[in-house]
This is a predicted structure of a 114-nucleotide RNA (SAM riboswitch aptamer (S box leader)) from Limnovirga soli. Its Rfam family is "SAM riboswitch aptamer (S box leader)". Rfam links the family to the GO term regulation of gene expression. Taxonomically the source falls in Limnovirga (Bacteria, Pseudomonadati, Bacteroidota, Chitinophagaceae).

């Protein structure tokens, strides 16, 4: 870097350094930001993707192993801690805008494959 597969409405900040961007890209919107934006450190946290345990089932002629389901769990890999992935489309509903439902594309992010 390309591919596969799952998930993407729910969760979580504080200190130090820096000093004007920031919310992936494009446009338009609509936020965040001198009460301090990226970035970088350093503590904490959420979370359950691998992961550990445990019970059930599947494959096996049993064991081991593999694997599917459910609980419970955080020690370590990762990720991640404004707003739905911030928000555009389509259909419904109520209206000056929300609300529900649904579709592509593209992105993150995990495990695995080349």
């Nucleotide at each position: 870097u390309a591919c596969u597969u799952a998930u993407c409405a729910a969760g979580a900040a504080a200190g130090g350094c820096a000093g004007a961007g920031g919310g992936a890209u494009u446009u338009g919107g609509c936020c965040c930001g001198a009460u301090g934006a990226a970035g970088c450190c350093u503590u904490g946290g959420c979370a359950a993707c691998c992961c550990u345990u445990a019970c059930a089932g599947g494959u096996c002629a049993c064991u081991c192993a593999c694997u599917u389901g459910u609980a419970a769990g955080a020690a370590g890999g990762u990720g991640c801690c404004a707003a739905c992935u911030c928000c555009a489309c389509c259909c419904g509903c109520a209206c000056a805008u929300g609300c529900g439902g649904g579709a592509a594309g593209a992105g993150a992010u995990a495990a695995g494959u080349c």